[in-house]
RNA sequence: CGGGGAGUGGCGAAGCUUGGUAUCGCGCUGCGUUCGGGUCGCAGAGGCCCCGGGUUCAAAUCCCGGCUCCCCGA
Numbered sequence: 001c002g003g004g005g006a007g008u009g010g011c012g013a014a015g016c017u018u019g020g021u022a023u024c025g026c027g028c029u030g031c032g033u034u035c036g037g038g039u040c041g042c043a044g045a046g047g048c049c050c051c052g053g054g055u056u057c058a059a060a061u062c063c064c065g066g067c068u069c070c071c072c073g074a
Base pairs, nucleotide, nucleotide: 001073002072003071004070005069006068007067010026011025012024013023020057028044029043030042031041032040050066051065052064053063054062
C1' cells in the first nucleotide's frame, strides 16, 4: 500500500441479507425460600448500536468518509 472480517448494556453473542419503538445468556439489584449461604423462583435496573455526514415518513440495518482491532497478500 491492496483485499477481507469485526466494533451492539459490566462481559459474551444474536439482530444487518429482507429498514419499522434492541433480543438472549452470564453478571448486577430487590423480594421469596434457608438458622445463614448456595441452588431455585418472582420482579427490576442498565445500551439508541465505534465516530461524523447523507438517503428515507422512519436507519443498529442502506450509501459516503473516518477511527480502532484481527486475518491474508505485497

Predicted 3D model of a 74-nucleotide RNA (transfer RNA) from a Chloroflexota bacterium. The RNAcentral record of the sequence draws on ENA. It matches the Rfam family "tRNA". It is annotated as a transfer RNA.